Record summary:
A computed fold for a 480-nucleotide part of an RNA from an uncultured Peptococcaceae bacterium, annotated as small-subunit ribosomal RNA, 3' major domain. Model confidence (mean pLDDT): 82 of 100.
[in-house]
Context: one part of a larger RNA
């Protein structure tokens, strides 16, 4: 000087309490163990792995098994020969290739017009050398998570001690803050806090098309449809506003704290940003990279299979058990994103999924698009039910060479578990929780998953005794 104490003190944080809501039980979906396999590729492992890399495993992806090929090579430079090359047709084969045949004869310069030379491309050959998702995150660079958006961590000069160090960072207040005041052998100063940035809440002022319609005129079966207009609503930018800035009370005449005013907001709205560090944390398979391995293989092509198995165990979901419902009819209100190898009204075939045929739209135009939950009107009457839909048949749609292994989605049948879940354990303090649906990206097809998006919206917080985690002072220590 730290770490650590079932030592003490102050303090905080969905940490515990007040509350709501889940998950532990059904069933399915999804990851992961374990088993299994020819392979079920690899990696991640308390928190801080387990809908994680994977923003999408039929083929491909792909790295893994079988088996058929190949050996300068799928890919990249030099060198040497020889010729365009691709293409098209036969034969072999699951392809990859292998094998005959045809057909055409690439560009550029220089030229004594014969032809040289160069280049691109193919073909072959020859070694250099290519190739490796092999191995080593305990050999490294970048990246990344954690403690944590915690409020720390550190320096230069001085002083103090022989020193290791300490002081400055400690004491008294206050704050979300090492935030600010005061006090002090300290003065300061750096890298964290805030702030500057984006979004959101108000206004003014400009702009009004593709966007709006309030008055005035056309006009419809109905409509901003049209002529007008930019008043409104909105959209874009750029300006302003909020600073404990005013008063009051408390405090130490401070910082500050509570309480009014005014105001659209009032004392940190989200976001973005994560200090020295720790944990030989992860990643050599996103890149690179040392050192080591293979080089007729551990490199490379292909075809099929696997990654999708299944007694079993855990995480993480989604659907429900039902009347605050179900079903079935009317009927209404977002927002934020995509569209051209695309998104597709209308219209017209089919119960449907979806065809057909096609207007508009490279988008405040035109499409996707119907929001959904709610409201309004019937039906069921508490059952394993008109709850649940899980499973299996059967008939079909779609993508796409290809849908058996293994996609999604429709009708008709079928109709399981499951009646609210044990010990435990988990999220959240407000426009949040819970409910409701919408879009995107990825992507040929595929979403209960992620990322956003609005709608409808609660309870409770006496408060710090205890659980967990943390930060400051101190205190012990046989530990470093």
């Nucleotide at each position: 000087u730290g770490a650590c104490g079932g030592g003490g003190g102050c303090c905080c944080g969905c940490a515990c309490a007040a509350g709501c809501g889940g998950u532990g039980g059904a069933g399915c979906a999804u990851g992961u163990g374990g088993u299994u396999u020819a392979a079920u590729u690899c990696g991640a492992c308390g928190c801080a792995a387990c809908g994680c890399g994977a923003a999408g495993a039929a083929c491909c992806u792909u790295a893994c098994c079988a088996g058929g090929g190949u050996u300068u090579g799928a890919c990249a430079u030099c060198c040497c020969c020889u010729g365009a090359c691709c293409g098209c047709c036969g034969a072999g084969g699951a392809a990859a290739c292998u094998u005959g045949g045809u057909u055409u004869u690439c560009u550029g310069c220089c030229u004594u017009c014969g032809g040289g030379c160069a280049g691109a491309c193919a073909g072959g050959g020859u070694g250099a050398c290519a190739g490796g998702u092999g191995g080593u995150g305990c050999a490294u660079g970048g990246u990344u998570g954690u403690c944590g958006u915690c409020a720390g961590c550190u320096c230069g000069u001085g002083u103090c001690g022989u020193g290791a160090g300490a002081u400055g960072u400690u004491g008294g207040g206050u704050u979300a803050a090492g935030u600010c005041c005061c006090g002090c052998a300290a003065c300061g100063a750096g890298c964290g806090c805030a702030a500057c940035c984006c979004c959101u809440a108000c206004g003014u002022u400009u702009a009004g098309u593709u966007g709006c319609u309030a008055a005035c005129g056309c006009g419809u079966g109905a409509a901003g449809g049209c002529g007008a207009g930019c008043a409104c609503u909105c959209u874009a930018g750029a300006c302003g506003a909020a600073c404990u800035g005013c008063c009051g009370u408390u405090g130490a005449c401070a910082a500050a704290a509570c309480g009014g005013a005014g105001g659209a907001a009032g004392g940190u709205g989200g976001g973005a940003u994560g200090a020295c560090g720790u944990c030989a944390a992860a990643u050599c398979a996103u890149c690179a990279u040392g050192c080591c391995c293979c080089u007729u293989a551990u490199g490379u092509c292909c075809u099929g299979g696997g990654c999708u198995a299944c007694a079993c165990a855990c995480g993480u979901g989604c659907u429900a058990c039902a009347a605050u419902g179900g079903c079935c009819g009317g009927u209404a209100c977002a927002a934020a994103g995509g569209g051209c190898a695309g998104c597709a009204a209308c219209g017209u075939c089919g119960c449907g999924a979806g065809g057909c045929a096609g207007a508009g739209c490279u988008a405040a135009u035109c499409c996707c698009a119907a929001a959904a939950a709610g409201c309004c009107g019937g039906u069921c009457u508490c059952a394993g039910u008109u709850c649940g839909g899980a499973u299996u048949g059967c008939a079909g749609g779609c993508u796409g060479a290809a849908a058996u292994u293994c996609g999604c989605c429709u009708g008709c049948a079928u109709g399981a578990a499951g009646u609210c879940g044990g010990a435990g354990u988990u999220g959240c303090u407000a426009g949040u929780a819970a409910c409701c649906g919408c879009a995107a990206g990825u992507c040929a097809g595929c979403a209960u998953a992620u990322u956003g998006c609005g709608g409808u919206g609660a309870a409770u917080a006496u408060g710090u005794u205890c659980c967990c985690g943390g930060g400051c002072c101190u205190u012990g220590u046989a530990c470093a």